This is a predicted structure of a 101-nucleotide RNA (TPP riboswitch aptamer (THI element)) from Allosaccharopolyspora coralli. The model forms 95% of the base pairs in the Rfam consensus. The coordinates come from a structure-prediction model, not an experiment, and the mean pLDDT is 76. The organism belongs to Allosaccharopolyspora, within Bacteria. Rfam family: TPP riboswitch aptamer (THI element). Its family is annotated with thiamine pyrophosphate binding in the Gene Ontology.
RNA sequence: CGGUGUGACGCGGGGUGCCCGGCCGUCCGGCCAGGGCUGAGAAAAAACCCGUCGAACCUGACCUAGGUCGCACUAGCGGAGGGACGUCACCACCGUGACUG
Numbered sequence: 001c002g003g004u005g006u007g008a009c010g011c012g013g014g015g016u017g018c019c020c021g022g023c024c025g026u027c028c029g030g031c032c033a034g035g036g037c038u039g040a041g042a043a044a045a046a047a048c049c050c051g052u053c054g055a056a057c058c059u060g061a062c063c064u065a066g067g068u069c070g071c072a073c074u075a076g077c078g079g080a081g082g083g084a085c086g087u088c089a090c091c092a093c094c095g096u097g098a099c100u101g
Stems, first nucleotide, its partner, number of pairs: 001095004005090006011051004017037004021032004057082003063076004
């Protein structure tokens, strides 16, 4: 000096299903800061997660297998494709250059 890592600040990206209950209803369905399941997060919370060494998240996907009352619940898909950055500090790690021994 460069890169990574961690943290801070600013900025930005993203998801919010399933079951039960209640209400409405054209009986397709819709609504509810009601209860339950998983999870960091499932309408609250100026939270949570993620920002390129990027599985936060999207496409594939009304996907495949397993499980469940049910569901991205688990695994695959995925050595696939896409996907949102700047500054400062730390010297924790790596690399490079110079000087000295």